[in-house]
């Protein structure tokens, strides 16, 4: 310098004016509960506030308790964290020259099922065509047996390569490599590493039903409490039951226990459809020490400001910053025009995913020059 | 705001993971038939909402995005 990894912060700024939402003060009217209005302070969106895919705080479901099913989810190990399908740290396997990146990565020698076309044969193995013996020929080839080495077909053809062997061939034999299950050795383990033995005998799919280990009770602030207002637990129609029975205790059965006398389903009618509370201070956020490879823990100082309701942060000028474009100039440079991604808080929190013009930092990797 | 659901020719829909170049119907369009129009016969174009993964093979299985939809006849 060029071409790449990885990770991290920012996401226009500062001023003038108008203007929007809540808070707190002050004045005036004032029906003294409060309203209005005027004038001042101060505050007022994000790294993703989005998607609502996971985790959880919280609230409630009239009090339930155990067991077993189901159903839904996760899935290499070991750690972190209130927990997780999150993160970190290693394993294994892919792929890249390299930094480094992906991987739903348990179990197919429990059990079912599936493996289209093609191909002779697709899951207890198969001879299609070639090869090799025998016999037969009318000389084209026919029967018989051997043969998974070769050809063909397909994503898959029951180990790979070399020698040996044989009639041709074959783990038949034999080295190396691979593959099994036990033995030593290292490691918390995942799993890696060695020697020897077995001649190979167990194909893929589980984001097909399963098996195994975990882990999960529903809904969700429109939850939910408390004030006020209304108010008639109101009619039809069907079903079950009428007490040795029937409902209910928020997936089902059982058991044990409770609570209640009609319920349960659908349809028509009617009332009310205001306030306050939750409501933001919380596993918060940063700096500095300290333990640890790290995630993350302890300790300490300091910061701590939407919170409203069908819902408020917005427009205009100047100037500076960065960008793009046109003109001039041999060039620094000037001038002029255009222009600021994605997107908008509706109980909070901790990830994930997915959107982003555009700027800076840090690390590290190849590659070419140069000293 | 919560919640929940759907995506296949222009509509409406069928499709056990395999010859699916994805079938049917209504619809357009072109030819026959009529004196001409309808009806009718034959014929043709037309669609898996994108992007990854799984798997030999995806319209169908699973993730992740877009879009649309139900709403006091889900929720106060």
């Nucleotide at each position: 310098c060029c071409a790449g990894a990885g990770g991290g912060u920012c996401g226009g700024g500062c001023g003038g004016c108008c203007g929007c939402g809540g808070c707190c003060c002050c004045g005036u009217u004032u029906u003294c509960g409060u309203a209005a209005c005027g004038g001042g302070g101060g505050c007022g969106a994000g790294g993703a506030a989005a998607g609502u895919c996971c985790g959880g705080g919280c609230u409630c479901c009239a009090c339930g308790g155990a067991a077993c099913a189901a159903c839904g989810g996760u899935g290499c190990c070991g750690g972190c964290u209130a927990a997780c399908g999150g993160c970190c740290g290693g394993c294994g396997g892919g792929g890249g020259u390299g930094a480094c990146c992906c991987c739903a990565g348990g179990g197919a020698a429990a059990g079912u099922g599936c493996c289209a076309c093609a191909g002779a044969a697709a899951g207890c193995a198969a001879u299609c065509c070639g090869c090799c013996g025998g016999u037969c020929u009318u000389c084209g080839g026919g029967c018989c047996g051997g043969u998974a080495a070769g050809g063909g077909c397909g994503a898959a053809a029951g180990g790979g390569u070399g020698c040996g062997g044989u009639a041709a061939g074959a783990g038949c034999g034999c080295a190396c490599c691979g593959c099994g299950g036990g033995c030593c050795c290292g490691g918390c383990a995942a799993c890696g590493g060695g020697a020897a033995c077995g001649g190979c005998a167990c194909g893929g799919c589980a984001a097909a039903c399963c098996c195994c280990a975990c882990c999960g009770g529903g809904a969700g602030c429109a939850a939910a409490a408390c004030c006020g207002a209304a108010u008639a637990g109101g009619g039809g129609c069907g079903g079950c039951a009428c007490a040795u029975g029937g409902g209910c205790c928020u997936u089902g059965u059982u058991c044990c226990g409770g609570c209640u006398c009609g319920u349960c389903g659908c349809c028509c009618g009617g009332g009310u459809u205001g306030g306050u509370u939750g409501c933001u201070u919380g596993a918060g956020g940063g700096g500095c020490g300290g333990a640890g490879c790290a995630a993350u823990c302890c300790g300490u100082c300091u910061c701590c400001u939407a919170g409203a309701g069908g819902a408020a942060u917005g427009g205009u000028c100047g100037c500076c910053c960065a960008g793009g474009c046109g003109g001039a100039g041999c060039a620094a440079u000037c001038c002029g025009c255009c222009g600021g991604a994605c997107a908008g808080a509706a109980c909070c929190c901790g990830g994930c995913u997915u959107a982003c013009a555009g700027a800076c930092c840090c690390u590290c990797u190849g590659g070419c020059g140069c000293u | 705001g919560g919640c929940c659901c759907c995506a296949u020719c222009g509509u409406c829909u069928a499709g056990c993971g395999g010859u699916c170049c994805a079938g049917g119907a209504c619809g357009u369009c072109g030819c026959c038939c009529u004196u001409u129009c309808a009806c009718g016969g034959c014929g043709a174009a037309a669609a898996c909402a994108c992007g990854g993964g799984u798997u030999c093979g995806a319209g169908u299985c699973c993730c992740g995005u877009u879009g649309g939809g139900g709403u006091c006849a889900c929720c106060a």
This is a predicted complex of two RNAs, RNase P RNA and transfer RNA, with 447 nucleotides together. Rfam match: Bacterial RNase P class A.